[in-house]
RNA sequence: GGGGGUAUAGUUUAAUGGUAAAACGAUGAACUUGCAUUUCGUUAAUUCAAGUUCAAGUCUUGAUAUCUCCA
Numbered sequence: 001g002g003g004g005g006u007a008u009a010g011u012u013u014a015a016u017g018g019u020a021a022a023a024c025g026a027u028g029a030a031c032u033u034g035c036a037u038u039u040c041g042u043u044a045a046u047u048c049a050a051g052u053u054c055a056a057g058u059c060u061u062g063a064u065a066u067c068u069c070c071a
Base pairs, nucleotide, nucleotide: 001070002069003068004067005066006065007064010024011023012022013021018054025043026042027041028040029039030038047063048062049061050060051059
């Protein structure tokens, strides 16, 4: 320098173009003398910028970061 893959919550993963789901985590309450376990809530996310579309996490283009292959 060129080709390809990936980017979603604090972490790990889902999501046929049509309400962004769950587990762990954090936090509140119940339970307990207390801790743990358990139960019920709350919290928190689509890398960035454009385009297509009634509607984009998803499709298109570019950028950024990262992994990988070739040289």